The part of an RNA shown here (small-subunit ribosomal RNA, 3' major domain) has 455 nucleotides and comes from a metagenome. Model confidence (mean pLDDT): 81 of 100.
Context: one part of a larger RNA
């Protein structure tokens, strides 16, 4: 010097408080332990594992298990011999890899040397090849603490030295932000700023966008126009600049004026020095051990979907602020090879009718049956749709979780992987709250200080 205190001050944060929804209880998705199994592949484990790697396991993917093949080998480079194509069709065995049998088709350039290039078969050998360990050999990623405000260097000065002090003090800020002062005087990463989306306006450009004004029409369809709405370029604007006040005449604070917007304008991209041998050798890379007729490698099947049982995340719902039946407008992201031209496009809201408090016209698990779609193939093991069934469940103990504004809450739509397959992720926009006295306590943090038998 640090670290630590059920030590002291000071400050901060959905941290507590106020306040709105949740989850513990049900059933079902879904992932994890556990148990099972031939095999349930593997990793992740407090926060920062556990709807996580998985942006999508029926084959396939896969990495496991059986059973059945292959050894220079699915795949790379080098020799040697042969061959002149590569390939495609047909039968037969076999669960398929495969293994036999035939049928077709017959490469380029050339200095016409089998010389060059290509390609295929064989042979040996060197070697491939491992999703076999070691993330505690490692690189590159990434999480955490944290977008917290910190971590450090030069030279000076101070101590015999570690080390100090700069950085501490009084003010002040989201901030080591910025004022003052002070043996320090500067600097460097981080903060801010630059970046990028959204809120205002101007100008330039009007087709595919749009339609005040004149005509037309079922319809911005058409003529015509570029005012508006849009779109995509380049500008403007926002800085405590302006006023009062308080502060130390500073920094700022706190009222206010104009303004679309006000004091960081919102939102997002940015993660200093280091921490936890955090993670991850199964994305890749990569040293070292290790396998080498196998721990490589091909193929059917089968597991990764088991199921006394715990646990985390979710979806549904328990009803009347509701269900149902009918009508009913009105988004925005992105897709569709190309399209502001075509398509794909809402739900809740709201009318109106009916249920009248029940396990119910509530809830929909679960099973039967009949079907559609995808796909070689839906038995293990996909989605969906008819009729039939109609479990549990009447608001959840102890303990716990998000959230401060267009946020919670609610409603629906797109996407990406993808043949199918979402209650997931990511994205979009419609409807749209309620509360913050305040910091005394609980959990993390950030400066100073104090104690220590701790390093």
């Nucleotide at each position: 010097u640090g670290a630590c205190g059920g030590g002291g001050g000071c400050c901060c944060g959905c941290a507590c408080a106020a306040g709105c929804g949740g989850a513990g209880g049900a059933g079902c998705a879904u992932g994890u332990g556990g148990u099972u199994u031939a095999a349930u592949u593997c990793g992740a484990a407090g926060c920062a594992a556990c709807g996580c790697g998985c942006a999508g396991a029926a084959c396939c993917u896969u990495a496991c298990c059986a059973a059945c093949c292959c050894u220079u080998g699915a795949c790379a480079u080098g020799g040697a011999u042969a061959u002149c194509g590569c390939g495609g069709g047909a039968c037969c065995a076999g669960a398929g890899a495969u293994g036999g049998u035939u049928c077709u088709u017959u490469c380029a350039g050339u200095u016409c040397g089998g010389c060059u290039g290509g390609a295929u078969a064989u042979c040996a050998c060197a070697c491939a090849g491992g999703u076999g360990c070691u993330g505690c050999a490692u690189g590159g990623c990434u999480g955490u603490c944290g977008u917290c405000a910190g971590c450090u260097c030069g030279u000076g000065u101070c101590g015999u030295g570690a080390g100090a002090u700069g950085u501490u003090c009084g003010g002040u800020u989201a901030a080591g932000u910025c004022c003052g002062g002070c043996a320090a005087c500067g600097a460097g990463c981080g903060c801010a700023a630059c970046c990028c989306a959204c809120a205002u306006u101007u100008u330039c450009a009007g087709u595919u966008g749009c339609c005040a004004u004149c005509a037309u029409u079922c319809a911005g369809u058409u003529g015509g126009g570029c005012a508006c709405u849009c779109u995509g370029g380049a500008g403007a604007a926002a800085c405590u600049g302006c006023c009062g006040g308080u502060g130390a005449u500073a920094a700022g604070c706190c009222g206010g004026a104009g303004g679309a917007a006000g004091g960081u304008g919102u939102g997002g991209a940015u993660g200093a020095c280091g921490u936890c041998a955090a993670g991850u050798c199964c994305u890749c890379a990569u040293g070292g051990c290790c396998c080498u007729u196998a721990c490589g490698g091909g193929u059917u099947g089968g597991g990764c979907u088991a199921c006394a049982c715990a646990c985390g995340u979710g979806c549904u719902a328990c009803a009347a602020u509701g269900g149902u039946g009918g009508u009913g407008a009105c988004a925005a992201u992105g897709g569709g090879u190309u399209a502001a031209u075509c398509c794909c496009c809402a739900a809740a809201a709201g009318c109106c009718a009916u249920c009248u408090c029940a396990g119910u016209u509530c809830g929909g698990a679960u099973u039967g049956u009949c079907g559609u779609c995808u796909g070689c193939a839906a038995c293990u093991c996909g989605a969906c749709g008819g009729c039939a069934u109609g479990a549990a469940g009447u608001c959840g103990g102890a303990a716990u979780c998000g959230c401060u504004a267009g946020u919670a809450a609610u409603c629906g739509c797109g996407u990406a992987a993808c043949a199918g397959c979402a209650u997931g992720a990511c994205g979009c926009g419609g409807u749209g709250a309620a509360u913050a006295c305040g910091u005394u306590c609980c959990c993390g943090g950030g400066c100073c200080u104090u104690g220590u038998a701790c390093a």